[in-house]
């Protein structure tokens, strides 16, 4: 200096929405509805590169974009950042 595991700290956004059934300690479970959010994960692509020849293609990043998944009080989760510790060069 770069990378990995573990631990600690910080860490945003968006309805505690509506309807039905069940339950009973209002926050729960199941089903349905139309909204909203992007920072787990996943998909998409610009330059560039490869191949080719006027046509299509292959590869390809993000906090951009989609919102499949996930989420919309708290808790949990959380990209990312910092620290500790450990091993290797």
């Nucleotide at each position: 200096u770069g990378g990995g595991a573990u631990u600690c700290u910080g860490g945003a956004g968006a309805a505690g929405c509506c309807c039905g059934c069940g339950g009973a300690g209002u926050u729960c479970g199941c089903g349905g509805g139309g909204g909203c959010c992007g920072a787990a994960g996943g998909g998409g692509c610009a330059a560039g590169g490869c191949a080719g020849a006027c046509a299509c293609g292959c590869u390809c990043a993000a906090a951009c974009u989609c919102u499949c998944a996930g989420g919309c009080a708290a808790a949990a989760g959380g990209a990312c950042a910092g620290a500790a510790c450990u091993g290797g060069c």

Glycine riboswitch aptamer, 89 nucleotides, folded computationally. The coordinates come from a structure-prediction model, not an experiment, and the mean pLDDT is 75. Rfam family: Glycine riboswitch aptamer. The family is grouped with related families in Rfam's "Glycine riboswitch clan". The model forms 90% of the base pairs in the Rfam consensus. It was read from a public genome assembly, where an Rfam model found it.